[in-house]
Context: one part of a larger RNA
């Protein structure tokens, strides 16, 4: 892991609503007692309970009564029928749908494992080293000290037994719930050890490590309390049909629980109150926009107070300001907590017209962890697959097409069949259905055919515009010139077109040439440009706008538009048509529900995605009564075909099997397994 069995909403009482039934202003008996065909049933028993009256703390009055000074006002009442049993739903009380703690209290059992102590015994090879004492000899006034011998102390050395467990390998379903082997500590002591005894669970013991107290210790183990408690995990068994949520408010020692509301669902009951769309009438201060309409802040001028510099004066008193600046003008122009204005949408109120809801009371509920877009905004970095709040909406509870793949993003709402049709989104060379479709530009970058791109660069290429030149010859290209006064003046060492300053940058010849457009020179020279002429012959420049394209450009598999691949396209843009395309709509058939109409029968109309949940109808299983039956001419069960039924399932028949077991009505329950790291057993 499989396979078999076995395994969670029961029982009991008391509320309460639904129903069904007896009786009714009344209903009902309980214990008990008798009889009996006796776990059962009649009989008996009015004690007791409900109910018919209520109101007041209460005495009390009473369809009224309390409160009051009230004959006023309130408040509860008075009008409506109960009771008792069956059944069902649901609460509460009990262990209460099932299994699960850690712990707690309480009595006992443990010190044969291990700590520590007590009594009372064993044990410790074998080598070393040589304390004090004694003694001899030296020495000393004596002492002291020195030195040889003897002697045998030491939590003394070295190393077996023992006793430990440093190191490292093995081992890790092991040979062992803690070992081997290797290497290392201790080895006369604070030393190991035997026997017997003692210390017990908030207690012991402890050379202290929360160690240790029987492979169990920050409170042993074991009976009871005990089915402790679990707002927590998990699982909780057969069909069908009709409806369908929620992830919000408030409030909780509340925040993954709960109350009460909201949204769902059974029944009852009222009867247009419910949506929606014209219209007609409101209230209101967002969006927008305004500010010479406040109020707060603003940027530039213009007028001017104040001030700050400056000039003046002995001091004032004056003047000047390209400085700060109030108030006023005048352009500009902002604001969630500005408003002179002011939408659309919601909102409310009549009304008409379509739809089908809508409110109430009443059992039963789940849901209180929501999330993705889109819109509005608050936060935040106009950041997040962030956060919070408002409309929508879709996932949650949604199946089907497209977007390769994919909750929630396009398209659509799945009762069932059909080898029928037509669409949506989205396609339509091939994988792969359906256009290598028409008609006309672009791109050249495999852009691109999905999904990511700026600032900024650029004689990429298209289109459409403005404005200049041009057969009286433009634009480039080639050949030529490109001068003279003059080296302008000044500056300077030097300045000559060409360091710099300065300017009436002027005049001459000239087809044309700047007191000069760039390299050069130390200054010169030199080379070129402007600007002219010849040669050539048709377009040539600038500007600023749109379209594709170009670099900008960097990410972890060698890479890919889902792939193959595609270039007057299979790419980008416009237009036109045809076709594929989905559980969508249709044709056709057929099943259920709800309304209507009918006596049925059946027409018509509407509907059947679905999670938590709410009703409603059913099927299997076991025993029970009653009535009817099969069975050794084979029962139940095993296996196999077939046929019915929407479904749980039944129903016949081969075989196997070898004795029981079934219909139909009603009851009653130990009543359906695929999960619970379920429980046993088995493979």
């Nucleotide at each position: 892991g499989c396979c078999u069995a076995c395994g969670a909403g029961u029982u009991a009482g008391u509320g309460u609503u639904g129903u069904u039934g007896g009786c009714a202003a009344g209903g009902u008996u309980a214990a008990u007692a008798c009889u009996u065909u006796a776990a059962g049933a009649g009989u008996u028993g009015a004690a007791g309970c409900c109910g018919a009256a209520g109101c007041g703390a209460a005495a009390g009055c009473g369809a009224g009564u309390c409160u009051u000074a009230a004959c006023a006002g309130g408040g509860c009442g008075a009008u409506c029928a109960g009771u008792c049993a069956g059944c069902a739903g649901u609460a509460c009380u009990a262990g209460a749908c099932g299994c699960g703690a850690a712990a707690c209290u309480u009595g006992g059992u443990g010190a044969u494992c291990u700590a520590c102590c007590c009594a009372u015994g064993g044990c410790c090879a074998g080598g070393u080293u040589g304390a004090a004492g004694c003694u001899c000899c030296g020495g000393u006034a004596a002492c002291a000290c020195g030195g040889g011998g003897u002697g045998g102390a030491g939590g003394a050395c070295c190393g077996a037994a023992c006793c430990c467990g440093u190191u490292g390998a093995c081992g890790u379903u092991g040979a062992a719930a803690a070992g081997u082997c290797u290497u290392g500590g201790g080895a006369u002591g604070a030393g190991c050890u035997g026997u017997g005894g003692g210390u017990a669970g908030g207690g012991g013991u402890g050379a202290a490590a929360g160690g240790c107290c029987a492979a169990u210790c920050a409170a042993a183990c074991u009976g009871a309390g005990a089915a402790a408690u679990a707002g927590c995990u998990c699982g909780u068994a057969c069909u069908c049909u009709c409806c369908g949520a929620a992830a919000u408010g408030u409030u909780u020692u509340u925040a993954g629980g709960a109350a009460c509301a909201g949204c769902c669902u059974g029944g009852g009951a009222g009867g247009a109150u419910g949506u929606c769309u014209g219209c007609u009438a409101g209230a209101g201060g967002u969006a927008g926009a305004g500010c010479u309409a406040c109020c707060a802040a603003u940027a530039g001028g213009a007028c001017u107070a104040g001030g700050g510099g400056g000039a003046g004066u002995c001091a004032u008193a004056u003047c000047c300001u390209a400085c700060c600046a109030a108030a006023u003008c005048c352009u500009g122009a902002u604001g969630a907590a500005c408003u002179c204005c002011g939408a659309a949408u919601g909102c409310u109120a009549g009304u008409a017209g379509a739809u089908u809801a809508c409110u109430c009371c009443u059992g039963g509920a789940g849901u209180g962890a929501g999330g993705g877009c889109u819109a509005g905004g608050g936060u935040g970095c106009u950041a997040a697959g962030g956060u919070c709040c408002u409309g929508g909406u879709c996932c949650g509870a949604g199946a089907g097409g497209g977007a390769a793949a994919g909750a929630a993003c396009c398209c659509a709402g799945a009762c069932c069949g059909u080898c029928a049709g037509c669409u949506a989104a989205g396609g339509u060379c091939c994988c792969a259905a359906a256009a290598u479709c028409u008609a006309u530009g672009c791109u050249a970058a495999g852009u691109u055919g999905a999904a990511c791109u700026a600032a900024g660069g650029a004689g990429g290429u298209c289109c459409a515009g403005u404005u200049g030149c041009a057969g009286a010859g433009a634009c480039a290209g080639c050949c030529a010139g490109g001068a003279g006064g003059u080296u302008g003046g000044c500056u300077u060492g030097g300045a000559a077109g060409c360091a710099g300053c300065c300017a009436u940058u002027c005049c001459u010849u000239c087809a044309a040439a700047g007191a000069g457009u760039g390299c050069g020179u130390a200054a010169c020279a030199g080379c070129u440009c402007a600007c002219u002429g010849g040669u050539c012959g048709a377009g040539c420049g600038a500007c600023a706008g749109g379209g594709c394209a170009u670099c900008g450009a960097u990410a972890a598999u060698a890479a890919u538009c889902g792939g193959g691949c595609a270039u007057a396209a299979a790419g980008c843009a416009u237009a036109u048509u045809a076709c594929c395309g989905a559980a969508g709509c249709u044709a056709c058939g057929g099943u259920c529900c709800c309304g209507a109409u009918g006596u049925a029968a059946a027409u018509c109309g509407g509907g059947a995605g679905g999670u938590a949940g709410g009703a409603g109808a059913g099927c299997a299983u076991u025993c029970c009564a009653a009535u009817g039956g099969c069975g050794g001419c084979g029962a139940a069960g095993g296996u196999g075909u077939g046929u019915c039924g929407u479904g749980a399932g039944a129903c016949a028949u081969g075989u196997u099997g070898g004795a029981g077991c079934g219909a139909u009505u009603g009851g009653a329950a130990a009543a359906g397994a695929a999960a619970a790291u379920g429980u046993a057993g088995g493979c």
This is a predicted structure of a 683-nucleotide part of an RNA (large-subunit ribosomal RNA, domain II) from Kryptoperidinium foliaceum. Model confidence (mean pLDDT): 85 of 100. The source organism's lineage runs through Eukaryota, Alveolata, Dinophyceae, Kryptoperidiniaceae and Kryptoperidinium. The RNAcentral record of the full RNA draws on ENA. It matches the Rfam family "Bacterial large subunit ribosomal RNA".